[in-house]
RNA sequence: GCCCUCGUAGCUCAGUAGGUAGAGCGAUUGGCUGUUAACCAAGAGGUCGGGAGUUCGAGUCUCCCCGAGGGCG
Numbered sequence: 001g002c003c004c005u006c007g008u009a010g011c012u013c014a015g016u017a018g019g020u021a022g023a024g025c026g027a028u029u030g031g032c033u034g035u036u037a038a039c040c041a042a043g044a045g046g047u048c049g050g051g052a053g054u055u056c057g058a059g060u061c062u063c064c065c066c067g068a069g070g071g072c073g
Base pairs, nucleotide, nucleotide: 001072002071003070004069005068006067007066010025011024012023013022019056028042029041030040031039049065050064051063052062053061
């Protein structure tokens, strides 16, 4: 330098024929308990790496850039 994969909640990830963003764990609050843990319940938490484009509509498609991993030279 070229090619491929990946980047979504605090963490691990799902979301793949474009159609109002999810799960588990964690944290928080409440219940239970003599207390803690465990258990039960609830609500919260994300401009989907950044920008632009296509579209009525983009996490998803296109382009550029950034970062991580791998391959080739």